[in-house]
RNA sequence: AUUUAACUGCAAGCGCCUGGCCCGGUGCUGAACGAGAGCGCCGGGUGACGAGGAGGGGGUUUAUCGAGGUGUCGGCGGGUGCCCCCCGGUGCAGCCACCAUCGUAAGUACAGCCGCAAAACCGGGUAGCAAUACCCGGGACAAAGGGCUAUACAGUGGAGAGU
Numbered sequence: 001a002u003u004u005a006a007c008u009g010c011a012a013g014c015g016c017c018u019g020g021c022c023c024g025g026u027g028c029u030g031a032a033c034g035a036g037a038g039c040g041c042c043g044g045g046u047g048a049c050g051a052g053g054a055g056g057g058g059g060u061u062u063a064u065c066g067a068g069g070u071g072u073c074g075g076c077g078g079g080u081g082c083c084c085c086c087c088g089g090u091g092c093a094g095c096c097a098c099c100a101u102c103g104u105a106a107g108u109a110c111a112g113c114c115g116c117a118a119a120a121c122c123g124g125g126u127a128g129c130a131a132u133a134c135c136c137g138g139g140a141c142a143a144a145g146g147g148c149u150a151u152a153c154a155g156u157g158g159a160g161a162g163u
Base pairs, nucleotide, nucleotide: 014077015076016075017074019073020046021045022044023043024042025041026040027039028038029037049066050065051064055086056085057084058083059082060081087103088102089101090100091099095158096157097156098155107153108152109151111149112148113147114146121138122137123136124135125134126133127132
């Protein structure tokens, strides 16, 4: 380097499970016609519904928004949040420094308008003894962010050529 075989992974509102809850098997207790119950053991299931969110490095941890979900309980790990530095945009030509703010759709505030989900639910199916998981179809409903319009505000200092 090539070939063959096996195993694992291909996740970022994401992954995981020693508690809880649930299912299957089993032992014991007690009862006994039978069923059910409690405790233990083995194995399994469940454990957040989408929208939005990434310049680079470091630090940090309960990191935005809403839902006809309501065990979405409890916990662990991560993470596009936040902070600092660097880079970059805006602050009415360009350049430099500071300050403010943001991240390439690159300033903030306020108002109006526009516009966007999945689960849930209904129907069908696949896998499983089951708990349950997944797929297809049907038809809804958000908020933030975002887009558009309007208004208000958007700093200070410096270098330097020409007129």
Molecule: glmS glucosamine-6-phosphate activated ribozyme aptamer
Organism: Syntrophomonadaceae bacterium